Large-subunit ribosomal RNA, domain VI from a bacterium, 259 nucleotides, folded computationally. Its Rfam family is "Bacterial large subunit ribosomal RNA".
Context: one part of a larger RNA
C1' cells in the first nucleotide's frame, strides 16, 4: 500500500393449493388419514433493464394562430414555464427478468416418559436418564478492530543531516498520501471510483448501434392542393468504440530513522 479474521450488531424466518403414499391405516358405513417423498403458487424481500411496459421539458416529425428574418421558399420566437400532438436513446422505474426463505444441528417451554428412592408401596426426580414447538442458539445474508481488548497476513521503504545525550527535538527525504485539475458507474458538500501527456479522463471529430421517418435545392407529372425522383434520406441528448485535435500545465505540502 494490499488482503483479512470476527468479539458484536441487524435482516430474513411466511403460508396455501395439488400429486404421490392410499381410496391404504381406521371406520358398520358416511368417510379418511399420520408419517415419508414430490410439484405449482399466493404474499414478502434483494438485484438488475435482455424481453415487456412507462417517463424520457427541446432528440426526430406532424400541425394551428400569431410575429420576425423584405417578398416566395425556407427557418425561429411565443400561446403558463414542451402551444398542442405521434414516436423515442441513454439514465430512472414497474406492471417486466431474476434470485431467496437449504438443517436426520444444538439446548429447551407446555407437554410425554425410562429407571428410581427419601416413604419395602407408589412416584417423569431427589442423584441419574430420554423425547418435545412457526419460539431460543447456530446455520443462511450484510456490516462490522473506535473489538481504545484499536487483533493477523502479505507487499513496498530505508538506515540522512543539526542541536543534544532526555534512545529526545529540529529539518530535508524514501515508500506513500494530500492538494490542485480532467471527470463519473459516485454524489447536496464531503466521501467513493477513474485518469492527469508514459494519457483514452471529459469535450470535439470519425465509425457503429439506436431514435425519427424518406431532409433542403433541384427535376418531372398536375389548373391546384399535392404526388413522385433523386432518397431506407436528412436530422440526432446520454450508449459502444477508434483518435491526443482540445483541456488534465506547471508545480507544492505532509510523510520513518526504531528492538
Nucleotide at each position: 500500500g494490499a488482503u483479512u479474521u470476527g468479539a458484536g450488531u441487524g435482516g430474513a424466518g411466511u403460508c396455501u393449493u395439488c400429486c404421490u403414499u392410499a381410496g391404504u391405516a381406521c371406520g358398520a358405513g358416511a368417510g379418511g388419514a399420520c408419517c415419508g417423498g414430490g410439484a405449482a403458487g399466493a404474499g414478502g424481500g434483494g438485484a438488475c433493464c435482455u424481453c415487456c411496459a412507462g417517463u424520457g421539458u427541446a432528440c426526430g416529425g406532424g400541425u394551428u394562430a400569431u410575429c420576425g428574418c423584405g417578398c416566395c421558399a425556407g427557418c425561429g420566437g411565443u400561446a403558463a414555464a414542451c402551444g398542442c400532438c405521434c414516436g423515442g436513446u441513454a439514465g430512472c422505474u414497474g406492471u417486466g427478468u431474476u434470485c431467496c426463505a437449504a438443517g436426520c444441528g444444538g439446548a429447551u417451554a407446555a407437554g410425554u416418559g425410562c429407571u428410581g428412592a427419601a416413604a419395602g408401596c407408589a412416584u417423569a426426580u431427589a442423584a441419574g436418564u430420554a423425547c418435545g414447538a412457526a419460539g431460543c442458539c447456530c446455520a443462511c445474508c450484510a456490516c462490522a478492530a473506535g473489538a481504545u481488548g484499536a487483533g493477523a497476513u502479505c507487499u513496498c521503504u530505508c538506515a540522512u543531516a543539526g542541536c543534544a545525550u532526555a534512545a529526545g527535538c529540529u529539518a530535508g527525504u524514501a515508500a506513500g498520501u494530500c492538494c490542485c485539475c480532467a471527470g463519473a458507474c459516485a454524489g447536496a458538500u464531503u466521501a467513493u471510483c477513474u485518469g492527469g501527456u508514459a494519457g483514452a479522463u471529459a469535450g470535439g471529430u470519425c465509425a457503429g448501434a439506436g431514435g425519427u421517418g424518406u431532409a433542403a435545392g433541384a427535376g418531372u407529372g398536375g389548373c391546384a392542393a399535392c404526388a413522385u425522383u433523386u432518397u431506407c434520406a436528412g436530422c440526432c441528448g446520454a450508449c459502444u468504440g477508434a483518435u491526443a485535435c482540445u483541456a488534465a500545465u506547471c508545480g507544492g505540502a505532509c510523510g520513518a530513522g526504531g528492538g